[in-house]
Context: one part of a larger RNA
Formats: sequence, C1' cells, structure tokens
RNA sequence: UGACGGGGACCCGCACAAGCAGCGGAGCAUGUGGUUUAAUUCGAAGCAACGCGAAGAACCUUACCAAGACUUGACAUCCCUCGAAUAACUAAGAGAUUAGUUAGUCCUUCGGGACGAGGAGACAGGUGGUGCAUGGUUGUCGUCAGCUCGUGUCGUGAGAUGUUCGGUUAAGUCCGGCAACGAGCGCAACCCCUAUUAUUAGUUGCCAAUAUUAAGUUAGGAACUCUAAUAAGACUGCCGUGGAUAACACGGAGGAAGGUGGGGAUGACGUCAAAUCAUCAUGCCCCUUACGUCUUGGGCUACACACGUGCUACAAUGGGUGGAGACAAAGAGCAGCGAGCCUGUAAAGGUAAGCAAAUCUCAAAAAACCAUUCUCAGUUCGGAUUGUGGGCUGCAACCCGCCCACAUGAAGUCGGAGUUGCUAGUAAUCCCGAAUCAGAAUGUCGGGGUGAAUGCGUUCCCGGGUCUUGUACA
Repeated sequence: UGACGGGGACCCGCACAAGCAGCGGAGCAUGUGGUUUAAUUCGAAGCAACGCGAAGAACCUUACCAAGACUUGACAUCCCUCGAAUAACUAAGAGAUUAGUUAGUCCUUCGGGACGAGGAGACAGGUGGUGCAUGGUUGUCGUCAGCUCGUGUCGUGAGAUGUUCGGUUAAGUCCGGCAACGAGCGCAACCCCUAUUAUUAGUUGCCAAUAUUAAGUUAGGAACUCUAAUAAGACUGCCGUGGAUAACACGGAGGAAGGUGGGGAUGACGUCAAAUCAUCAUGCCCCUUACGUCUUGGGCUACACACGUGCUACAAUGGGUGGAGACAAAGAGCAGCGAGCCUGUAAAGGUAAGCAAAUCUCAAAAAACCAUUCUCAGUUCGGAUUGUGGGCUGCAACCCGCCCACAUGAAGUCGGAGUUGCUAGUAAUCCCGAAUCAGAAUGUCGGGGUGAAUGCGUUCCCGGGUCUUGUACA
C1' cells in the first nucleotide's frame, strides 16, 4: 500500500421488512447429470452452466456410429495432354459410383479463354489437441462511483498529499474549507423512443358542415384523428420556509409534464490464468490411401433415476352453451400473403380476386359485456395416455413431425424443508405478431388490452461504496 475480520462509524440497493403472484407436490414440454448404447457428436459448471451456443436434429444440417467407396482429393493456385460445356436414356447397385448409348459442336485479337476428363508433384484438407501460447468477441462485479496523471509539497524509502474533512447529491454531483494547484478516463449532458402544443403537408389515412351510399362508398372538405419532418417546451426559471448569504432540501403557483418526467442505447481502471482454438483468425503439436473426402442407414429423440427452467391444472372471481359483427398495437408478405365462393363435422381441399402493400391479404383480437346451465362431486373440473379414421408439408413422417374428428378420460382437491420475481401502467392476467423455417414452440424477441396490493422502517440476512481500527496474510 492492499486484502481480510463472527472490529467500529456513515450510506445505498426488491437486500430485508410490508404486500401480491409463484416455484418446491401432479401431468406434460424442454435443458442437464447419471446410466445405457455401435453411436447416444462437442462445448457451457456456484452466483455469472442447465428453454445456454441451437433464430427451430425425419434426410440434409451433423461434427457421432455401422457398412460401402475415393486418394492431388469435396474446395484453391500453378504445369502438361486431350476434349466445348451440357442434356437425355439403358443396365448393375442401398446409394456414392461403375459400364454403355444418343443428341450436342462454345467464345477468340488464333496467342489463348471459360468449362470438363486424365496425369505428375508442389500442395490441399482436419468441427484433431492446447482458451494455461494468443488476437478478436463475451459474461461478471456493476450503470457500482469509482480509477488515475502532471507539476508542487512532505517522507531516507515503499509511498503520502490532491481523492481526506463539514454539508449535499442518483453520482469523486455540487458548495465551503484545506500544501496543494490543475487535468484525464468514468458520472451527467449531447443520441433514440414516449408524454403536450404549434407550423408545414393532406394520399393509400381522416369526416365537422353539404349532398350521396349497403359501406368514408362517391362528390367534396383540410377542421378533427393520424402520419412524418421542423420547431417550442422543464431550467429549481418564479414564490415561500430552512440552510452558512452556499450547494441543496421541503412546500406552493403556473403547466401536458417538476426537480434525472418515464423507458432505451451507452459499461471507467481493473477482477475471475472466467468463457470461446466448434463463428472467425492464429503460434506450436499431431493426422496425410486418413484424425481428410463421398454415400446409404442409424444416432444426437435411449430411460431405473436425480436436478434446473417452463406450460397446463387442481375449479364457481369458474367450466359449458348461446348472443351482441364490442374495443388494440406492433409486425410480415411474390418460389409470398391469399379475400370471396363451393365442398367437408373439422384439419383442410377446389377455384380464384386483390396486393411488392397507411390502398390488398394474413386478421378472428382475447380476456371484457349480456343471457342461460352446471351446484361442490375427482364433477359438465382436469386433460395425460391410448385406439380408430382422416388432413398437411416434404424424394421420404417406421425409428422421429404437426394438425383435425370420434372414442378413451390418468395423476391432480393448492403442494415439506426451503426458495424466486416484482415499487406503477409495474406485478398479475388476456390475447396478437415476428425471426428461424418445406414442415415442426409451452422457447425467444416484440406488441398492445384489463389492471392491483404494499412500502412503518434500516435491528437483522445478502451484495456494494466511503472513512477508520486490528492483523502471526501478500
């Protein structure tokens, strides 16, 4: 100087407390461990691995296994020889591939070029190893308020001072003081979204007045909504009280908004030899008729069990049936979204308009509301499991997809010890969309609808910050 303390003082955070909803029990989905297996590819490991890499494993993907094949190679550059490329067909085979037949005769500055076949070797190739050789990227402490430097001063020196102290703040934020005076990286602001208004612009959006229609449908209108560009607006600016006349705190006015208005992006010096050689790059080591490459099939989907994360429930604030065309936002669409009509109980099929979209489509928002039924039961709760029949995607749904109908109707009556999230348009609850994607979400990322309870307070638990003290630690 740090680090540590079941030392001290002060302060903060959904850290506790006060509340609400969960998890831990059940069934299923999904990830992991373990076990099994020819293989169940690999990585991730307290917080900070475990719906994680994977924004989507039937083949492919695919790295794993079995079997069948290739050896200048599936891919790149260079040299030589020959041939256009290419397409179709036949036979063998699981296919890769092998053998054959037919059609076809490219461009050119005539050197050659593109493409294909054969050959020689330089080389290719490796998701093989090492993240404890590395770059790059990322997690975490933590959006915590810290981390440093120049000059000066003090100290033999390591170092100290500044950065400590009194107030204050979300903040090393600001004020005052001080052997310090300044400065840098962080904080804040500048950026984006959102809440209010004005101006400009009115089509595909809107409709107050005038006509018109089944319908903002059409004529028309430019007010309103909205869209999207530019501005304004909030600064403790104003008033009062406290304070040291300061910083600032509390209350008030005006205002759409008040003291950082709400949210996002933004992550200092560093810590964990943290993660990643399987995104990529890369040193060294290793393989080179194989640890490379191609193919078919299988596996990654196994199942006594254990754990994590979710979904659905256990019901009456509910389930069912019917009604009333209740009311969104944000997105996506041409190898696409697909209206309408017809067929089908339905999944869906047939036909087909419009739309590269403020125009058309996906598209029905759902919870909510009204009426009625069920009457506390393992039930008209719950839907697992299984059977049968169908539909869709796709060469192909046996291993191993999704959906529909009928039948079947398991566990489950609110969950031990323990444990998680959340302070407001939040929790809870209800639907909608997108990426990936042929198909395959209860996951992920977004969107809106309805919309709470509690917060006395900082003794305690956890994490963090500042000062101080002790130390047999560095």
Molecule: small-subunit ribosomal RNA, 3' major domain
Organism: Bubalus bubalis bubalis